[in-house]
RNA sequence: AGAGUUUGAUCCUGGCUCAGGAUGAACGCUGGCGGCGUGCCUAACACAUGCAAGUCGAGCGCGAUUAGUUGGACUGGAGACUUCGGUCAAAGGGAAGACUAUGAAAGCGGCGGACGGGUGAGUAACGCGUGAGCAACCUGCCCUGUACAGGGGGAUAGCCACUGGAAACGGUGAUUAAUACCCAUUAAACCUCUUCUUGAAAGCUAUUGUUUGGAGAUGGGCUCGCGUCUGAUUAGCUAGUUGGUGAGGUAACGGCUCACCAAGGCGACGAUCAGUAGCCGACCUGAGAGGGUGAACGGCCACACUGGAACUGAAACACGGACCAGACUCCUACGGGAGGCAGCAGUGAGGAAUAUUGCGCAAUGGGGGCAACCCUGACGCAGCGACGCCGCGUGGAUGAUGAAGGCCUUCGGGUCGUAAAAUUCUGUCCUAGGGGACGAUAAUGACGGUACCUUAGGAGGAAGCCCCGGCUAACUACGUGCCAGCAGCCGCGGUAAUACGUAGGGGGCAAGCGUUAUCCGGAAUCACUGGGCGUAAAGGGUGCGUAGGCGGCUGAUCAAGCCAGGGGUGAAAGUUCGUAGCUUAACCGUAGUAAGCCUUUGGAACUGGUCAACUUGAGUGCAGGAGAGGGUGGUGGAAUUCCUAGUGUAGCGGUGAAAUGCGUAGAUAUCGGGAGGAACACCAGUGGCGAAGGCGACUUACUGGACUGUAACUGACGCUGAGGCACGAAAGCGUGGGGAGCAAACAGGAUUAGAUACCCUGGUAGUCCACGCUGUAAACGAUGAAUACUAGGUGUCGGGGGUCAAAGCCCGGUGCCGCAGCUAACGCAUUAAGUAUUCCGCCUGGGGAGUACGGUCGCAAGACUGAAACUCAAAGGAAUUGACGGGGACCCGCACAAGCAGCGGAGCAUGUGGUUUAAUUCGAAGCAACGCGAAGAACCUUACCAAGGUUUGACAUCCCCUUGACAGAUGCAGAGAUGUGUCCUCCCCUUCGGGGGCAAGGGAGACAGGUGGUGCAUGGUUGUCGUCAGCUCGUGUCGUGAGAUGUUGGGUUAAGUCCCGCAACGAGCGCAACCCUUAUCAUUAGUUGCCAGCAGGUUAAGCUGGGCACUCUAAUGAGACUGCCGGUGAUAAACCGGAGGAAGGUGGGGAUGACGUCAAAUCAUCAUGCCCCUUAUGACCUGGGCUACACACGUACUACAAUGGCGUAUACAAAGGGAUGCGAAAGGGCGACCUGGAGCAAAACUCACAAAGUACGUCUCAGUUCAGAUUGGAGUCUGCAACUCGACUCCAUGAAGGCGGAAUCGCUAGUAAUCGCGGAUCAGCAUGCCGCGGUGAAUACGUUCUCGGGCCUUGUACACACCGCCCGUCAAACCAUGAGAGUUGGUAAUACCCGAAGCCGGUGGCCUAACCC
Repeated sequence: AGAGUUUGAUCCUGGCUCAGGAUGAACGCUGGCGGCGUGCCUAACACAUGCAAGUCGAGCGCGAUUAGUUGGACUGGAGACUUCGGUCAAAGGGAAGACUAUGAAAGCGGCGGACGGGUGAGUAACGCGUGAGCAACCUGCCCUGUACAGGGGGAUAGCCACUGGAAACGGUGAUUAAUACCCAUUAAACCUCUUCUUGAAAGCUAUUGUUUGGAGAUGGGCUCGCGUCUGAUUAGCUAGUUGGUGAGGUAACGGCUCACCAAGGCGACGAUCAGUAGCCGACCUGAGAGGGUGAACGGCCACACUGGAACUGAAACACGGACCAGACUCCUACGGGAGGCAGCAGUGAGGAAUAUUGCGCAAUGGGGGCAACCCUGACGCAGCGACGCCGCGUGGAUGAUGAAGGCCUUCGGGUCGUAAAAUUCUGUCCUAGGGGACGAUAAUGACGGUACCUUAGGAGGAAGCCCCGGCUAACUACGUGCCAGCAGCCGCGGUAAUACGUAGGGGGCAAGCGUUAUCCGGAAUCACUGGGCGUAAAGGGUGCGUAGGCGGCUGAUCAAGCCAGGGGUGAAAGUUCGUAGCUUAACCGUAGUAAGCCUUUGGAACUGGUCAACUUGAGUGCAGGAGAGGGUGGUGGAAUUCCUAGUGUAGCGGUGAAAUGCGUAGAUAUCGGGAGGAACACCAGUGGCGAAGGCGACUUACUGGACUGUAACUGACGCUGAGGCACGAAAGCGUGGGGAGCAAACAGGAUUAGAUACCCUGGUAGUCCACGCUGUAAACGAUGAAUACUAGGUGUCGGGGGUCAAAGCCCGGUGCCGCAGCUAACGCAUUAAGUAUUCCGCCUGGGGAGUACGGUCGCAAGACUGAAACUCAAAGGAAUUGACGGGGACCCGCACAAGCAGCGGAGCAUGUGGUUUAAUUCGAAGCAACGCGAAGAACCUUACCAAGGUUUGACAUCCCCUUGACAGAUGCAGAGAUGUGUCCUCCCCUUCGGGGGCAAGGGAGACAGGUGGUGCAUGGUUGUCGUCAGCUCGUGUCGUGAGAUGUUGGGUUAAGUCCCGCAACGAGCGCAACCCUUAUCAUUAGUUGCCAGCAGGUUAAGCUGGGCACUCUAAUGAGACUGCCGGUGAUAAACCGGAGGAAGGUGGGGAUGACGUCAAAUCAUCAUGCCCCUUAUGACCUGGGCUACACACGUACUACAAUGGCGUAUACAAAGGGAUGCGAAAGGGCGACCUGGAGCAAAACUCACAAAGUACGUCUCAGUUCAGAUUGGAGUCUGCAACUCGACUCCAUGAAGGCGGAAUCGCUAGUAAUCGCGGAUCAGCAUGCCGCGGUGAAUACGUUCUCGGGCCUUGUACACACCGCCCGUCAAACCAUGAGAGUUGGUAAUACCCGAAGCCGGUGGCCUAACCC
């Protein structure tokens, strides 16, 4: 940095798509280690459980408990006494109480629960960002410094008693303390002109705390400038609204609230409304400008189940405080209560999706405390997740028989591949043992026996994912067969898929790789940087003009823009540039770096403001001429129609042709008179005027603008112009007139398959006028307005100047051509689409659609404004080459026309279709299949069918075994193939064992074989356009290019044949010529041919001698070239005519077929890829079939007769064939033919008599003496064999048919027509095919039409190319979206009613200790 995709190809416009980067991601496959980060984007959904805000006994009372001291009720009973009834009593145990120490729980009190932590619902706002301001404010704890702390007082929790309640929670009474509360005094303070008024404190012994006012710091509150998404299909909003006065309220200003007064305030520079959204530092992307985002980290804001309202406090209208209402959940004894994870974990739900109910207060920080210390899910750590970034590893070296195996293969080999194996080495991660931190310089370590160090062990445990048609790096095989599937775009897949699936190989990235989603980029595809609008999307229909934007020359001044210097701010983190620390990196430490905003000091060129001046922009005046400019009134003639009168008679009218229509009730025609409406011939002109729409007889008066000349006046007064206003063709609408002609609708007649059309006859709105509306057009130059500049040439209109008259010249309009330049090209080109400036309008792929909805306008019709869903990969512009046109010009052809003979009707032959069949083998299909492949199906052919048998095979090569043959002859069975016997039967070498060759039989496999498929996989061959005149190339030139030129043009030709001209010059394949044949002649040659002259000779005959003159034969030559003459033409090419000549303009005929087209034909001539069959789809054999037959078509033959049939007689060819052959004479048979065998491998013999013709005779127009089908009988020939199924002969039979509808074929001269002859194939079998000669015409004015073709040109939305393309309806299925009687939910707003808690005020009642009476 670009690429793919519109076309047959090209250039352009234009959209779609891709390659890059990124993510709080998710999904698929896979997964070794570590570090640093990061992790509910969805339901601000609901939450079990635990923890997350407490602390202070150095403020206070009370004080459980425990310990000690004391105490000693009581118990106990040693022991003693006894009157035996009892009494005394030590030790031990030990209650109450007192004191000391300890101090749980609850309470009063203080500080903290307004921080920290979470979330982004709301909010479009002074919410946030940035910069200012507060003389309009507050600030606990902290710092600093000032002053004071003296005297009194009464309560109340707790506790106790009684008591309510299930509980939560209370109630009453008694009693008690304080750093709790209260009073008096006064300082400071507040207010104020003054007076007045209000008004502090606390203790305790620990160098602390309380009070006061001042100052600081910190944190907040309020105000303002600027910035901050989308929609105008949201244009008007606002009553406390805007301002004032006064009052209230607040920490403080303020309509913050209230009373009164005024009527303001905001808005196109976007108010209001609606939608969406936390904002920023920053993050992603980008060259930048921009665009997108607002996770984590940091700042601000808002919120805490939803809503409301307050209390306390320095600060809250308060996440883990209180009250009320609501929803939900839970408890309940049913009376009533409790709760709020958007704190950390965790659960359910939702979702594609997001973690542990962990450890610790060791560090950092926070709260309380004098402190010890307590609390801290803030925080520090650990756990889980490849979610991201970064780093490392999965081994290194040597190792060729290039192993095995896989894949491919042209079978040779190639490739995976030094890859593996093998040998050797190393130890990052790993495993085990040992040591062991920093983080805390004394103690205290959750992390953690972690990081790190060290020793040992062993290559051991560690590679996948995507892609390989192009874009885009990377290719083969098999499978599949528009199926299965792929696909980001173009597009792959219908039997040879580098695009599907698999494999091998390859490419890319790598612990990841792909996919999906989203954002930026590429996209200059919203264009500020950096686009456009004649035809691709796009100039408003036109003007006037408001706001706005922009604006001539000179001087002075201000300093807003602008420029320069300084200052403030721009938090930190981040980015970036240095440098440093973790082994490196990620990560992290440190230093530097700025747009913006504010402020200050200067400057004055430019823009801007102000003042003054100028005249060139603009305007005015004066003097002129031009004009279908506008509106008003009047006038005119031509024409149409109608009315009336005359003349006049049968038609008129209309068309391609007709008809409807009009007309004997007198039309049309013609003439006189009249009525009425509309339009203005000629002049008339890319002439004029107007802003556009538009304006056309003449004339009256009214009126706008432009132009020319002059230079008197004003002095920038200008340009453009969103909204706005006005004008605005035709059609249409309203009201009232008018209405001749024309004419939607409508009617009738035609046309047509139909004809709701085109044509004709009628005909109403309308067209006309007045007034009003509509407001659109291909309203176009498809080109907005203004100004300046940039070669010319040539017309025309108006004016000037100039002149005898012109011309050159000047200004303004209107055309054409053309340079530079521009443009994708076409084209534009001083009337720009060139070069620049200013302003306005408009465009951003095609369709949906100028549609829907909403709004505005309209009487309506409708106009203006103007989407989306969905869908396509294009839509489009200009130009190029073809093809096509019921486009044009020119030309040709038996193409038509002019003729001749046919076909189509009949019978038969033959081919095809169809049908039938066991089979009727296959192919050929408009011309260009159909007497075609087939130059010849009884068997064979033969490919088809039935039946029978066969399997290395009927045919080729190779191997093994056996035999010595094979062939031939012959017997039996059989339909035959075949089976089974008999006879006969090899060669060479030899060491005599054998070996080799050849042949047969048997065997195994490789293989043979296939007229099986694909002619749309092919070669070769062929048809056709078409024997049409075309098809191309090299170099040069032109064009951005496809391409063009040459090859077009003027003539000419059968011809791109030739000539001339020409940015072309040459060349190739075609044309022509060279080849064959035929027409004339010459030469040579003279048998088998010939016979003029000579001779012989016969019944006759070149029969004989002889000859080669002639005919002829067959070889070589000659001849014809527009060469000669005349005319036409351009002096050319050539054409016309003529001469000579056998032949004259290519003499006639043939062979010869350019580049290409038709996926034309042929796989069944042959060859061949791939696929298929392999005891059969091969091979053999017998019989059958290809020969069928209600029918249809093609091509021939024979006829329908007298230009004929029949009979008799008689004349004249050419070209061919012949040895398994042609076969003579002679004989037999009515004949086919038979017997016969001479001659002949042929100018010799033979097939072989040519026929039509000619002469004579007969028939006399009829189904015949025409025609010969069909059938019966009898035969001949070929052949193994004529039944299916041959040809011919004779006798008999004697069908249709009397010249053929629509339609259609051939032929232009030795041709058509007609007549016979021959040949190939072939045993036999032509009416077919290929040849040969005989007789031998008619017609062609001409190119309008039909068909085909050629060249030029034109249009095209066609390129598979008109058998193209393409439009609409309908049917079925499916998709998306609507309408629908209604019904329901949500949101926002407005009006009214009821109304909780709370706060403020009023009033009433009640209670009350302090102070007063």